The RNA shown here (c-di-GMP-I riboswitch aptamer) has 86 nucleotides and comes from a Bacillota bacterium.
The sequence was found by an Rfam model in a public genome assembly.
Rfam family: c-di-GMP-I riboswitch aptamer. Rfam links the family to the GO term cyclic-di-GMP binding.
The organism belongs to Bacillota, within Bacteria.

RNA sequence: GCGUGCCAAUGGCAAACCCGGUGAAAGCCGGGGACGCAAAGCCACGGGUCUAAGGCGCAGUGCGCUAUGACAGCCGGGCCGCCAUG
Numbered sequence: 001g002c003g004u005g006c007c008a009a010u011g012g013c014a015a016a017c018c019c020g021g022u023g024a025a026a027g028c029c030g031g032g033g034a035c036g037c038a039a040a041g042c043c044a045c046g047g048g049u050c051u052a053a054g055g056c057g058c059a060g061u062g063c064g065c066u067a068u069g070a071c072a073g074c075c076g077g078g079c080c081g082c083c084a085u086g
Base pairs, nucleotide, nucleotide: 002086003085004084005083012037013036017032018031019030020029021028022027035073041079042078043077045076046075047074048071049070050069054066055065056064057063058062
């Protein structure tokens, strides 16, 4: 440096749900909590998914379209890294 994650060690992260905050929402942040994770560390680059404030169009108080908003714990890609082992 590359491959692998059966065993061990040090540990790490934390889904649902609940509480508080934030946001138009999706979501995010803090606390509790653990379904899981060998990159569940980082990056929205390609695909995908969610939301639709604003905008546009219909039109009667709603519907459709739209990301400049999100998701890295959907898939691929990029960057970086612990331990064990070949």